A computed fold for a 129-nucleotide RNA from Coprothermobacter proteolyticus DSM 5265, annotated as FMN riboswitch aptamer (RFN element). RNAcentral records the identical sequence in 2 taxa. RNAcentral holds the sequence, with entries from Rfam and Ribocentre. The prediction has a mean pLDDT of 80. Of the family's consensus pairs, 100% are formed in the model. The source organism's lineage runs through Bacteria, Coprothermobacteria, Coprothermobacterales, Coprothermobacter and Coprothermobacter proteolyticus.

RNA sequence: GUGGCCCUUCGAGGACCGGUGAAAUUCCGGUACCGGCGGUAAAAGUCCGCAACCCUUGGCCCGCAACCAGGGUGGAGCUGGUGGAAUUCCAGCACCGACGGUUCAUAGUCCGGACGGGAGUUGGGCAUG
Numbered sequence: 001g002u003g004g005c006c007c008u009u010c011g012a013g014g015a016c017c018g019g020u021g022a023a024a025u026u027c028c029g030g031u032a033c034c035g036g037c038g039g040u041a042a043a044a045g046u047c048c049g050c051a052a053c054c055c056u057u058g059g060c061c062c063g064c065a066a067c068c069a070g071g072g073u074g075g076a077g078c079u080g081g082u083g084g085a086a087u088u089c090c091a092g093c094a095c096c097g098a099c100g101g102u103u104c105a106u107a108g109u110c111c112g113g114a115c116g117g118g119a120g121u122u123g124g125g126c127a128u129g
Base pairs, nucleotide, nucleotide: 004126005125006124007123010120015031016030017029018028019027032109033108034097035096036050037049038048039047045095046094054072055071056070057069058068059067077093078092079091080090081089099112100111101110
């Protein structure tokens, strides 16, 4: 100096009131609240990429699950201002939210998978040119 392996830290937040009804913290009305990871000329739920979730192929296996390696799907932002630089800051007005469950009455905020997994991240060790 380069790339590799092992161990390790951390790693998802948030709702109430009223109405209808046999039944809704799910609908309707009102007013609130929340925002994973990396990147980006400067700080991002809405730009780019990734993860979670769901579907799927192969490996492994008698088979299934788990695990390993892939593939697919995957929501939503504009206007103005400042500036060398911002769809990231400031102002204004908007918008979005996996799967399963819950009386076939419908969930970003209830319950659950989940004391899980995870993008990534912290510190250390080993080997090596």